[in-house]
RNA sequence: UGUCCCGUAGCGCAAUGGUCAGCGCGCCGCUCUGAUACAGCGGAGGUUCCGGGUUCAAGUCCCGGCGGGACGA
Numbered sequence: 001u002g003u004c005c006c007g008u009a010g011c012g013c014a015a016u017g018g019u020c021a022g023c024g025c026g027c028c029g030c031u032c033u034g035a036u037a038c039a040g041c042g043g044a045g046g047u048u049c050c051g052g053g054u055u056c057a058a059g060u061c062c063c064g065g066c067g068g069g070a071c072g073a
Stems, first nucleotide, its partner, number of pairs: 001072007010025004018056001027043005049065005
């Protein structure tokens, strides 16, 4: 410097352009226990990397930027 892929909750990941963006782990509370763990129930937690565009409607499509990775030079 070029091509391609990725960026969504604390972490790992889903989400046909269309209901309120979900799942697992983790975290908090309650139940259970003499106490812990396990288990069960409930809850919190998101500017979907940033800025524009298309559309009635964008996490999703298009353009630019930023960051990470792979390959090539």